Source information
Predicted 3D model of a 361-nucleotide part of an RNA (large-subunit ribosomal RNA, domain IV) from a bacterium. It matches the Rfam family "Bacterial large subunit ribosomal RNA". Gene Ontology terms of the family: ribosome and structural constituent of ribosome. The full RNA is in RNAcentral, with records from ENA.
Context: one part of a larger RNA
This record gives sequence, structure tokens and C1' cells, in this order.
RNA sequence: CCCUCGCCAAGGAACUCGGCAAGUUGGCCCCGUAACUUCGGAAGAAGGGGUGCCUCCUUUCCUUAGUGUGCUUUAUGGUACGCUAAGGAAAGAGGUCGCAGUGAAAUGGCUCAGCCGACUGUUUAUCAAAAACACAGGUCUCUGCAAACUCGUAAGAGGAUGUAUAGGGGCUGACGCCUGCCCAGUGCCGGAAGGUCAAGGGGAGGGGUUAGUGGGGUUUCCCCACGAAGCUCCAAACUUAAGCCCCGGUAAACGGCGGCCGUAACUAUAACGGUCCUAAGGUAGCGAAAUUCCUUGUCGGGUAAGUUCCGACGCGCAUGAAUGGCGUAACGAGCUGAGCACUGUCUCGGCGGGGGGCUCG
Repeated sequence: CCCUCGCCAAGGAACUCGGCAAGUUGGCCCCGUAACUUCGGAAGAAGGGGUGCCUCCUUUCCUUAGUGUGCUUUAUGGUACGCUAAGGAAAGAGGUCGCAGUGAAAUGGCUCAGCCGACUGUUUAUCAAAAACACAGGUCUCUGCAAACUCGUAAGAGGAUGUAUAGGGGCUGACGCCUGCCCAGUGCCGGAAGGUCAAGGGGAGGGGUUAGUGGGGUUUCCCCACGAAGCUCCAAACUUAAGCCCCGGUAAACGGCGGCCGUAACUAUAACGGUCCUAAGGUAGCGAAAUUCCUUGUCGGGUAAGUUCCGACGCGCAUGAAUGGCGUAACGAGCUGAGCACUGUCUCGGCGGGGGGCUCG
């Protein structure tokens, strides 16, 4: 010096990002217990008191055994009221020892306020346990059964030995109060008149090939033109499904939810007016917020002093309604702020126990 354990004057968070760590509290019995609340809770709230041992012809209760009386036609039994004894429990009274009686060990510190998530649960095996996931509940959508959907090339299987109060998928996430406007874009659903439109059908017409015919030549052959049938290639009109275009619907589908200018008899502000654009221009609620850049916004509270915290304000850079909005008792090894208690966290360090470190082996 390191690890680990114990103690400390006075102070008591001055430590520190932060009471991290360590302390405090602690069992059982009795008294007592607020706001709030979904009436269950909150609650072991908080806050107090007691606790060992001995004695008692004190009281009550329990168990067992014996016993008395009454009642009882399933009687060595049952039942009611007593008495006695032993054991046990609780209470009471008196006494007694220590600094200390849950004498060691095991064994909650508490309160106030806010945020998030309703809750119990689940998770990154091996740096994250959470506000993340799940969750009952809500809602949309698909599915009529040989279901939708999933696995498999298939047979087949799951779904389900279920049948729309069922099953699959998406979103939201107890509960309470609610969930506004926009269907122009994208998606989905419905529609079928018209436009477009593939293969197929259809085959007008055209091309290639040449038996043959005509003409020419250097005539067992060659060249030019036309050219039936067959074979073959190209191919128009016409016909033709879904889709797309088109016509509607749909936002708890993906999503979106304006700008400029003026105006009131102080000033300021603008209920009001004008104008441009849009599919429609953000409703209720909440709001410097897990969202606020400017920003330590401003005011109030708490402190001697507060970039955090709480309550307000509303100028929301860039809140907002199932990508849910706002509340909410209970719950949380969650996060944030404050207080009481308590402490070597600190002022500021000291002492001690055990084990290392050092030397020899």
C1' cells in the first nucleotide's frame, strides 16, 4: 500500500452526477393511523407503548382423565350444567437482575410531490429488466367449412374432432371522459356503360417455292417473264377476360389537417373585414412537455442561495385525439425533485481484527 471486517469526539450529506456505499428500521403483542380511492384498498401508512426471570390458594379459556345431577327407548353412548386433578395458553398483581430482556442469529428506514407504464408477468444466456414486449379490454378486416390462413412438389397435416359468442390477420392497450375535419394522392372494397387491352379464334391480302405456259439464246443445256395445286412465311378487318382508364365508397386504411394584409376614442391586442391557395386547413384536451431551438422563457412555490423540481402562463422552432388525447386509485429492484430519521459519504482523519503485499524457505 491492497482486500475484507469492526469502532470513533464534535458536526450530520457540508461528499457526490446522484445519500453511491454504509448506516437507521427490524420479530411478536397492544394502542393508533391522513389525503385520495375503482370502496377492495391506501396500511405494517405515519406515530407511540410493551417484551427477561421468579412468585401467586387471582381470573378466564382450552385439552385429557375422573366424578355429581338432569334429559334422552339404537344406553360400555349422546347431551346440558357443575366439581376435582394434571398439563397448556392468555391476562392481572407482587417481586427481582443487568447499561441493555425479539439481550446472539435470522428479521421493513419512513414521508411528500411529479413523469412513464394500469396491474401479476416477459426480455438483450455472457455490459441494458426498462418508460421496451406481453396483457385482459377496444376496434378494423378476412373466413359459411373440403373456411380463411400456415407448412408441404405432392399425398397430406395444422386450423379443429372447432363452425362467426368460432378461427386467422392488423392496430390500440385496465378503468373513466372522449376520439373532431379531409377520400385530392396511395391502398382497399363495390360497379359495370364506354375507352384501352394478351394468347386464342378469324383470315382480306401479300411473299417464298414450281409442274406448266410464253419468249430468247451459244439448244443432251441455259436465261427471262408469267405461274395452278401443294407446302410454307407474313398478316388486316372482326371477335375476346382480368387489369388499367373510368364511376362511386372507405381514415380505430397509409396518411394530411395554410398564407398575407387591414381594423376598436391612450397604448396594446383584434371579436370583425379583405384577399390568395387547399382534399381539408388542428376541434376537445394538454402544453418550455420523455416534445421548446431561442432558453437558466416569464411569474409564483420551495432554499440563505435552485440551469434540476413543483404550480401557472401560452409567443406549440417542431402538441393533439386507437402511429390514440387527457385524467386516474392500486402496483414498480423504473426515472425525477424535496424532507424526516440515520450515519466515516464528507469536514478529516484516527485506531483495531483477519488475509495479502515484503524477506527466508